[in-house]
RNA sequence: GGGCCUGUAGCUCAGUGGUUAGAGCGGAGGACUCAUAACCCUUUGGUCGCGGGUUCAAACCCCGCUGGGCCCA
Repeated sequence: GGGCCUGUAGCUCAGUGGUUAGAGCGGAGGACUCAUAACCCUUUGGUCGCGGGUUCAAACCCCGCUGGGCCCA
């Protein structure tokens, strides 16, 4: 330098045009217990990497840039 994959909550990921962007784990509070853990309840949490375009409508499609991974040279 070239090709492919990938970037969504603190972490691991789902969501591939239209409800309001979600789950598990995590954090906080509560209940339970002699107490701790586990289980249970409530709650917390996002510029969807950045910029632009298409569309009535974009996390999703297109272009550019950029972080990460793999392969080729």
Description: Transfer RNA from a Spirochaetales bacterium, 73 nucleotides, folded computationally. The RNAcentral record of the sequence draws on ENA. It matches the Rfam family "tRNA". Rfam describes the family as follows. Transfer RNA (tRNA) molecules are approximately 80 nucleotides in length. The family's RNA type in Rfam is transfer RNA. The organism belongs to Spirochaetales, within Bacteria.